[in-house]
């Protein structure tokens, strides 16, 4: 110089919880709230995991099944992204 680490510095995002507010549900949005997070920024592509009002299929009954939904803070994967010591 180039790489790998991630310590300080600024400084981010926010579990759980509780008010309002969407949903059928998981869950989602807003304030509050912080358990934590160096990609806990962003994307449902490929795997789990949860949810099922209508639809189609089963059962003695099951969300069991298709199918639709979610979850990016479950995990791969893409894509971008602040400082940068020893």
């Nucleotide at each position: 110089g180039u790489g790998g680490c991630g310590a300080a510095a600024g400084g981010g995002c926010a579990a759980a919880c509780c008010c309002g507010g969407g949903g059928a549900a998981a869950c989602c949005c807003g304030g509050g709230g912080g358990c934590g997070c160096a990609a806990a920024g962003c994307c449902g592509c490929g795997g789990g995991c949860c949810c099922u009002a209508a639809c189609g299929c089963g059962u003695g009954a099951g969300g069991g099944c298709g199918a639709g939904g979610g979850u990016a803070g479950c995990c791969g994967g893409g894509c971008u992204g602040c400082c940068g010591a020893a």
The RNA shown here (c-di-GMP-I riboswitch aptamer) has 86 nucleotides and comes from a Candidatus Bipolaricaulota bacterium.
It matches the Rfam family "c-di-GMP-I riboswitch aptamer". For this family Rfam cites "Identification of 22 candidate structured RNAs in bacteria using the CMfinder comparative genomics pipeline" (Weinberg et al., Nucleic Acids Res, 2007).
The organism belongs to Candidatus Bipolaricaulota, within Bacteria.